[in-house]
RNA sequence: AUGUUAUCAAGAAAGGUGGAGGGAAUAGACCCUAUGAUACCUUAGCAACCCUUUAUCUUUUAAAGAAGGUGCUACGUUCUAUUCGUAUACUAAACGAAAUAGAUAACAA
Repeated sequence: AUGUUAUCAAGAAAGGUGGAGGGAAUAGACCCUAUGAUACCUUAGCAACCCUUUAUCUUUUAAAGAAGGUGCUACGUUCUAUUCGUAUACUAAACGAAAUAGAUAACAA
């Protein structure tokens, strides 16, 4: 890097290093940022995918937990873009569902 499955409106920040852009890519919007962002390190925390315990009993469901492996700790995956529906002759905006792309986990080759 690829495939499968699941989840993605909740939650959780201080210190240090460093010194310019950053919020995945393209376009637009909206934001963060010299009152020091993004990033990296340390500590702390959140969550509960893997995991642990108990019950259930057929590898399923429920409850509790947090030692360990990941992950995460501005903004809904920051929002929109494509299709369908509400919905109608057209247009615009809105709402809902899906697709594409992406992120994370577990598994596989």
Notes
A computed fold for a 109-nucleotide RNA, annotated as SAM riboswitch aptamer (S box leader). The coordinates come from a structure-prediction model, not an experiment, and the mean pLDDT is 80.